[in-house]
Context: one part of a larger RNA
RNA sequence: GGACGAACGCUGGCGGUGCGCCUAACGCAUGCAAGUCGAACGAGAAAGGUAGCUUCGGUUACCAAGUAAAGUGGCAAACGGCUGAGUAACACGUAAGUAAUCUGCCCCGGAGCGGGGGACAAUCACGAGAAAUCGUGCCUAAUACCCCGUACGUCCCAGCGAGCACGCUUGCUGGGGGAAAGACUUCGGUCGCUCUGGGAGGAGCUUGCGGCCUAUCAGGUUGUUGGUGGGGUAAUGGCCUACCAAGCCUAAGACGGGUACCCGGUGUGAGAGCACGAACGGGCAGAGGGGGACUGAGACACGGCCCCCACUCCUACGGGAGGCAGCAGCGGGGAAUAUUGCGCAAUGGGCGAAAGCCUGACGCAGCGACACCGCGUGGAGGAUGACGGCUUUCGAGUUGUAAACUCCUUUUCUCAGGGAAGAGAACGGACGGUACCUGAGGAAUAAGCAUCGGCUAACUACGUGCCAGCAGCCGCGGUAAUACGUAGGAUGCGAGCGUUGUCC
Numbered sequence: 001g002g003a004c005g006a007a008c009g010c011u012g013g014c015g016g017u018g019c020g021c022c023u024a025a026c027g028c029a030u031g032c033a034a035g036u037c038g039a040a041c042g043a044g045a046a047a048g049g050u051a052g053c054u055u056c057g058g059u060u061a062c063c064a065a066g067u068a069a070a071g072u073g074g075c076a077a078a079c080g081g082c083u084g085a086g087u088a089a090c091a092c093g094u095a096a097g098u099a100a101u102c103u104g105c106c107c108c109g110g111a112g113c114g115g116g117g118g119a120c121a122a123u124c125a126c127g128a129g130a131a132a133u134c135g136u137g138c139c140u141a142a143u144a145c146c147c148c149g150u151a152c153g154u155c156c157c158a159g160c161g162a163g164c165a166c167g168c169u170u171g172c173u174g175g176g177g178g179a180a181a182g183a184c185u186u187c188g189g190u191c192g193c194u195c196u197g198g199g200a201g202g203a204g205c206u207u208g209c210g211g212c213c214u215a216u217c218a219g220g221u222u223g224u225u226g227g228u229g230g231g232g233u234a235a236u237g238g239c240c241u242a243c244c245a246a247g248c249c250u251a252a253g254a255c256g257g258g259u260a261c262c263c264g265g266u267g268u269g270a271g272a273g274c275a276c277g278a279a280c281g282g283g284c285a286g287a288g289g290g291g292g293a294c295u296g297a298g299a300c301a302c303g304g305c306c307c308c309c310a311c312u313c314c315u316a317c318g319g320g321a322g323g324c325a326g327c328a329g330c331g332g333g334g335a336a337u338a339u340u341g342c343g344c345a346a347u348g349g350g351c352g353a354a355a356g357c358c359u360g361a362c363g364c365a366g367c368g369a370c371a372c373c374g375c376g377u378g379g380a381g382g383a384u385g386a387c388g389g390c391u392u393u394c395g396a397g398u399u400g401u402a403a404a405c406u407c408c409u410u411u412u413c414u415c416a417g418g419g420a421a422g423a424g425a426a427c428g429g430a431c432g433g434u435a436c437c438u439g440a441g442g443a444a445u446a447a448g449c450a451u452c453g454g455c456u457a458a459c460u461a462c463g464u465g466c467c468a469g470c471a472g473c474c475g476c477g478g479u480a481a482u483a484c485g486u487a488g489g490a491u492g493c494g495a496g497c498g499u500u501g502u503c504c
Stems, first nucleotide, its partner, number of pairs: 001504004006500005013375006019368002021333001026331003030328003035075003040072002048063006082286003092210007101203003106199007114148004124137005154177010182191003212258003219249003224246008261283004265276004288309005311322004339365001341364003347361001348359004378408004388399004413441006422431001448493005453474003459488005469476002
C1' cells in the first nucleotide's frame, strides 16, 4: 500500500448492486416450511336454504353435494432448504477402470394384457383408557393382496460351437422357473399395466497421481496379510464366517499426537509464491448424543420408525409427547450479524389427463454506510479586502472571494399529474402507484473525521511544568513544549474519517 462476512469511536443526504451469528453442532414459545390424485376404490356429512306436516318441541323430502373431513390405493416425500460437528479418508480434485454393477419417472424398439379367489380399512355396534391411543365383532370395493394358465425376449441348468479382455458377446438344441390392471371416452381413442432390448441422465465399487504440522510419536498389526470352502450384496472384496499358511505396513516416515470438510476459486504479489476456502457453483458429511433396521428404483432417511442416554413438557402417577444445523422469531453466549413481512406474478420442483393444489425453494419488500459503485450538499460575479476570531515587531498579517450582496441553475428535495416492461395466443404482476416521464416550488433538505517533531503533507499562541498526558518506531513533558491540553490556522481524505484485529 492492498484486502475484509468485520467490530469500536466520532459523524451521517440520496440511489443502484451485493452481503449480513465468523462465538454456543447451546436451548427453544408460536406460526408456517410436502404434498397431491375422485380420470385407481368403497363410503359419505354438517351449517344453511326451499317445500310439506306439526302437539310449535320438532319431523320428512329436495337442494347444499357425491361437496367437506376421514379411510384403502398410487406417486412424491432419498429432491429442494440448512449447517460444517466429525473426517488426514479413495473424503475431495484429477485421470482411468467396471469382462464385478444397479437404475423409479423420461425417450426409441419388440412381445403381451386369459381365467379365478379370499381378505383388510373406512362405516356400523360394543368395549378399555385421564390422554396418547387401542381392542373385539358383523359387512365391503379396488390399479390393494393371492392362485391357475400362457411366455417373443429374459433368468437358471445341461450339451455342442465361434470370438475374447474369460462373471463378456454371440449361434443351435433340450429341460426348468417367472407376468399383467384397469380408468376415462365424443367409441375414433387417450392415459395406464406386464415381460424384455437399447438410450439418456443418475448412482455404487475399484485404481494411478495430488494437496497440513509434528520424530520431544520408531516401530505398528491377529481379521492382522494371503489362500480354500461357505455366507452376504445390485456388485468386487476379510465385507462376514470355518479351516490352512505366516504374513502385511514402515525412515520415500508406518503407528501415534495435533489441526482441518475438500475443490472451482478468493486476497495479495511483477511473477514465483504465500495466506484463505464467507457469499456463488460442484462434491462429501451431519440432523439433540449413540446404535439399528424397515419401506422403497433410490435412505440406514432433518420436518419416518425402533432401542438406549441427556434434556424439556403433559399426566387422573397407570402412562404419554418432543427435537428450528428449514423461514421468521425468543433466550443465552459474544466486540458483533436483520422482519414472528408480501406473493406464488416470474423461474424451478411434487402430484394430477387437465383445471388446479402445494411450495419460508424462489421472486420481492423491510432493517444495517457492512462493502463496492454513482450522485449531491450549488454555479458565476463580488474588495471598503466589512464585522468577528487568531496572531502581531502595533505598522500590520491571516481567516479571505470566504461571507454579505447581484445574477443564474434545480441534480437532489417537497407537492401535483401521468405511469410501465418483466406475461412467448387470451386471462393473470407480489414487487408497485415502484422505476420512469411531465409540471410547479424554492439555494432551498444535506459535512464531517483524522492529522500537523522526523519517517510524513501541514505552525503559531496560550495553559501545564518528568505533573497531567502522548506514543507505530525514534522518542516528547523537570517554566518560553511546532511532540501533552485548548484555540486560530494549515494538510489529508470525504458520507465518510480514524482506531483495533487478521492476511499478503
This is a predicted structure of a 504-nucleotide part of an RNA (small-subunit ribosomal RNA, 5' domain) from an SAR202 cluster bacterium. The prediction has a mean pLDDT of 88. Lineage of the source: Bacteria > Bacillati > Chloroflexota > Dehalococcoidia > SAR202 cluster.